[in-house]
Context: one part of a larger RNA
């Protein structure tokens, strides 16, 4: 820009992906075979590889969430803290991200076939799967499964709304979305983000004070105090007022 208003839901022409493999058990120590050995067909279980999704579990990470520790400088001193030292070092660790973790899929079926196996059957009174005709038959082909898909210019369909406009955009608050854009949620008729409250979860019993001890220190108050991302609630703060396209 087109599809001659818009929103939502769709059809699927066409395109892409997938397509793998092993072991064990039953049938059955059966058929077969002198024995040794040992099936077809059919049924079941568990792996490997590949692939998709997820974070409940098992772990990893978690750069400032908690605690411990050293040196030094500073807050006048004690105590308690702050800065720097690779996040100073060490022990843990929520959300998120993640694999070695978890859950799926890698399938039957259908159609037409290949080699091949056949039926009927002449040319050629026989024979012959073939010449007419018909059937079976592959991990392969077309479907089936998953994804994209009406610029499929043949531009499709349905529902609803609409010139009193429907609807969209700008702008703002944000996100599990993201380089930007896009996408998604929300904008006071509001829980979109921040704050606050409660809570999950993490760390592991704060400071101060009291008691005990000469002291280092211990005990009590106390599962305390503190806390990034999680959950719920709550309009306290910010989403004002508006403009544009149609």
């Nucleotide at each position: 820009c087109g599809u001659u208003g818009a929103u939502u839901u769709u059809u699927g022409a066409g395109g892409g992906g997938g397509g793998u493999u092993c072991u064990c058990c039953c049938u059955a120590g059966u058929a077969c075979g002198a024995g040794a050995g040992g099936a077809c067909c059919g049924g079941g279980a568990g792996g490997a590889g590949g692939u998709g999704a997820g974070c409940u579990c098992u772990g990893g990470u978690c750069u400032a969430c908690c605690a411990g520790c050293u040196g030094u400088c500073c807050c006048g001193c004690c105590a308690g803290g702050g800065g720097c030292a690779a996040c100073g070092c060490u022990g843990g660790g929520u959300a998120g991200c993640u694999a070695a973790c978890u859950c799926g899929c890698u399938g039957a079926g259908u159609g037409a076939u290949a080699a091949g196996c056949g039926c009927u059957g002449a040319a050629a009174g026989c024979a012959u799967c073939u010449a007419a005709g018909c059937g079976c038959g592959a991990a392969g082909c077309a479907u089936g499964c998953c994804c994209c898909a009406a610029g499929a210019u043949u531009a499709g369909a349905a529902a609803u709304c609409g010139u009193u406009u429907a609807g969209g955009c700008c702008c703002g608050u944000g996100g599990c979305a993201g380089a930007c854009u896009a996408c998604c949620a929300c904008g006071u008729u509001g829980a979109u983000a921040g704050g606050c409250u409660u809570u999950a979860g993490g760390u592991g019993u704060a400071a101060g004070c009291g008691c005990c001890g000469c002291a280092a220190g211990g005990c009590g108050u106390u599962g305390a105090g503190c806390c990034g991302a999680g959950a719920a609630g709550u309009a306290c703060u910010a989403a004002u007022c508006g403009g544009c396209c149609g």
A computed fold for a 246-nucleotide part of an RNA from Candidatus Doudnabacteria bacterium RIFCSPHIGHO2_01_52_17, annotated as large-subunit ribosomal RNA, domain VI.
NCBI's taxonomy places the organism under Bacteria, Bacteria candidate phyla, Candidatus Doudnaibacteriota.
Its Rfam family is "Bacterial large subunit ribosomal RNA".
The full RNA is in RNAcentral, with records from ENA and SILVA.